[in-house]
RNA sequence: CUGUUAUCAAGAAAGGUAGAGGGAUUAGACCCGAUGAAACCUUAGCAACCCUCCUCUUGGAGAAGGUGCUACAUUCUACGCUACAUCAGCGAUAGAUAACAA
Numbered sequence: 001c002u003g004u005u006a007u008c009a010a011g012a013a014a015g016g017u018a019g020a021g022g023g024a025u026u027a028g029a030c031c032c033g034a035u036g037a038a039a040c041c042u043u044a045g046c047a048a049c050c051c052u053c054c055u056c057u058u059g060g061a062g063a064a065g066g067u068g069c070u071a072c073a074u075u076c077u078a079c080g081c082u083a084c085a086u087c088a089g090c091g092a093u094a095g096a097u098a099a100c101a102a
Stems, first nucleotide, its partner, number of pairs: 002101007013043005021032003026078004044070003049066002051062004074094001079091004
């Protein structure tokens, strides 16, 4: 970097360094940010994909370890279908994460 499968409206923050951006990308909207953004470090936490245990193949419990995550639905919209005066719903694409494979 690529493919397959699963999930993505739940949940969970403090401190230190730093110093102006950030919410993936493009555009628009809406937000966060000097009462301190990104990034890095420490500690804590959430969740339960891998994992551990029981049951015995279905379900339950757990959190030592490998990841991940800790504003806003993946912040919303963009493409298709349905409905419509308006608000909307479902899906696709793209993306994120995990496990596996090449």

The RNA shown here (SAM riboswitch aptamer (S box leader)) has 102 nucleotides and comes from Leeuwenhoekiella palythoae.
The source organism's lineage runs through Bacteria, Bacteroidota, Flavobacteriia, Flavobacteriaceae and Leeuwenhoekiella.
Its Rfam family is "SAM riboswitch aptamer (S box leader)". Gene Ontology term of the family: regulation of gene expression.
Model confidence (mean pLDDT): 84 of 100.